Model confidence (mean pLDDT): 76 of 100. Two RNAs folded together computationally: RNase P RNA and transfer RNA, 443 nucleotides in total.
[in-house]
RNA sequence: UGAGCAGGGGAUACGGCUACUCCCAAAUAGGGAGAGGAAAGUCCGGGCUCCAGAGGGCAGAGUGCUUCCUAACGGGAAGUUUCGGCGACGAAAGGAAAGUGCCACAGAAAACAUACCGCCUUGCAAUAUUGCAAGGUAAGGGUGAAAAGGCGAGGUAAGAGCUCACCGCUCCAAUGGUGACAUUGGAGGCAUGGCAAACCCCACUCGGAGCAAGACCAAAUAGGCAUUGUAGCGCAUAUGCGCUGGCUUCUGCCCGAAGCCCUCUUUAUAAGAGGCAAUGCGGGUAGGUUGCAUGAGAUAGCUUGCAAAAGCUAUCCUUAGAUAAAUGGCCGUACUCGACAGAACCCGGCUUAUACCUCUGCUCAAAAU
RNA sequence: UGGGGCGUAGGCGAAUUGGUAAAGCCACCAGACUUUGACUCUGGAGUUUGGAGGUUCGAUGCCUCCCGCCCCAG
Numbered sequence: 001u002g003a004g005c006a007g008g009g010g011a012u013a014c015g016g017c018u019a020c021u022c023c024c025a026a027a028u029a030g031g032g033a034g035a036g037g038a039a040a041g042u043c044c045g046g047g048c049u050c051c052a053g054a055g056g057g058c059a060g061a062g063u064g065c066u067u068c069c070u071a072a073c074g075g076g077a078a079g080u081u082u083c084g085g086c087g088a089c090g091a092a093a094g095g096a097a098a099g100u101g102c103c104a105c106a107g108a109a110a111a112c113a114u115a116c117c118g119c120c121u122u123g124c125a126a127u128a129u130u131g132c133a134a135g136g137u138a139a140g141g142g143u144g145a146a147a148a149g150g151c152g153a154g155g156u157a158a159g160a161g162c163u164c165a166c167c168g169c170u171c172c173a174a175u176g177g178u179g180a181c182a183u184u185g186g187a188g189g190c191a192u193g194g195c196a197a198a199c200c201c202c203a204c205u206c207g208g209a210g211c212a213a214g215a216c217c218a219a220a221u222a223g224g225c226a227u228u229g230u231a232g233c234g235c236a237u238a239u240g241c242g243c244u245g246g247c248u249u250c251u252g253c254c255c256g257a258a259g260c261c262c263u264c265u266u267u268a269u270a271a272g273a274g275g276c277a278a279u280g281c282g283g284g285u286a287g288g289u290u291g292c293a294u295g296a297g298a299u300a301g302c303u304u305g306c307a308a309a310a311g312c313u314a315u316c317c318u319u320a321g322a323u324a325a326a327u328g329g330c331c332g333u334a335c336u337c338g339a340c341a342g343a344a345c346c347c348g349g350c351u352u353a354u355a356c357c358u359c360u361g362c363u364c365a366a367a368a369u
Numbered sequence: 370u371g372g373g374g375c376g377u378a379g380g381c382g383a384a385u386u387g388g389u390a391a392a393g394c395c396a397c398c399a400g401a402c403u404u405u406g407a408c409u410c411u412g413g414a415g416u417u418u419g420g421a422g423g424u425u426c427g428a429u430g431c432c433u434c435c436c437g438c439c440c441c442a443g
Base pairs, nucleotide, nucleotide: 001365002364003363004362005361006360007359008358009357010356012334013333014332015331016330017329018328020034021033022032023031024030036340040351041350043349044348045347046346047345048210049209050208051207060206061205062204063203064202065079066078067077068076069075080093081092082091083090084089094201095200099199100198101195102194103193116141117140118137119136120135121134122133123132124131125130149167150166152164153163154162168190169188170187171186172185173184174183175182176181214290215289216288217287224281225280226279227278228277229276230245231244232243233242234241235240246260247259248258249257250256261275262274263273264272265271266270297316298315299314300313301312302311303310304309335338370442371441372440373439374438375437376436379395380394381393388426397413398412399411400410401409419435420434421433422432423431
C1' cells in the first nucleotide's frame, strides 16, 4: 500500500418564533418534562394479574455436543469434535448395533447381498486358440449422490482380512480433564451404507388465559327483589281541579318535593292475587379512576471469575405516560448535507431494516528500510 | 392480544408419505383457411413455484427468517 477477519461507539448539532401531550402553579401569566437502537416483527423467555389446582401420569408442544451464567430462555460465555478457509476466523452438533419406513433413474446388486463385462479351474466339441456347459472370484472395468473398510506386501489356479505392517473402525483398560473429550496400551479381522429439518426412541422443560388481565366508583332504559299506596271539605254532568290533615320515601330532625290509583276472587269495612305508581336494595352496561412509570434500574469504583456474570460501596432519578391517542411547522448558523424508522403494562434476549462518520484488535500478500 | 390458512405463466388452476426437463384451460405469437374479420385447424413461446438461507444425492411439498394476502375469537 492492497485485500480481508472479529468487535465497539455515534446516529445531525446549536439558537429563535409558534403549536401539541403531561406535571407544578401565585391559574388565559409563568416554569419544567416530552420516542429508539432497533420503539419494528411479535419469534422466544420472565415479571405482574385473574382463573383452576392434594399429588402423579397419559396425550400434546418445544429444546437437543459439554460445563457454566441467569428470574427464565430456543439467549449468552468458555470449551469439545468435525467441516470450510493459506490465515485472522466462521459454520454445524443426541440416538441409524430398539423398531417401522424411504433411497427416483441408472445399475448385477440400494442392504438377510449380488455378478453385466472381466479373471481363473474343470469337462466336452474343436484345434493351438475359440465356442458351449458346470463351478470359483469380487482384484480391475462399468452404473450411481452413495457399492459392503483404505493402501501396500505376502499368498493363490485366479482372487479374497485369507495372512501381515500402517491408517480407519469396534470393544476393554489406564492416565489427564468437573465434563464433552483427549492420549497411551491391549484385544478383535471388520461386525455398523445413507436419511430422524421421515415416523420414532432417549433426556430435559411446559397448568390456562392475558393490561381489551385485574381492582374500585357508578348514569339512563329494561328486567329481578323488598316496602308502601288515605280521610274530610269545596267546585264540577263526568273525567278532573283546589284546600286541610295523615302515611311512605327522599338525610337523624325541620323545610320542601314525589306518590297515595285500578281490576279480579273470597270465608267481604278485611285478606289474597294481578297490573300500575313512588322509593329503596343488589347485579351488570355506558362512562370515570386505577393498574401506569423506582426498576431482575443506570453510572462509577473495588473484590471474585479466563469470560458471560455475581457481590459490596457511593451517586443519580436524566421524571414520556397518551386513550382517538401528544414530538409538528417556519427561520438562521455550521458540517461529512442527515438512513432505517414513532412509545401504548414492564423487563431480558433473538431476528430483520439502517445513509454517513468513527474507534480497537488481528490476519494474509507485495514492496521498502 | 391470541389462533388458523394461503402465495405456482397475464388470468384460473393440477402436481405433496420429497424423484424426469413443473400438467391442463382461457388469453398471447406465427402460419393455414377467407375478398377481409370472426370461428376452426396446425405449430410455438412464456413459471428461476412470493424472497433469502439451510437439511437432503435431489425441495413446489421439510426447517428457519423475512414480504404480502385472507379468515376466526375477545
It holds a member of the Rfam family "Bacterial RNase P class A". Rfam classes the family as a ribozyme.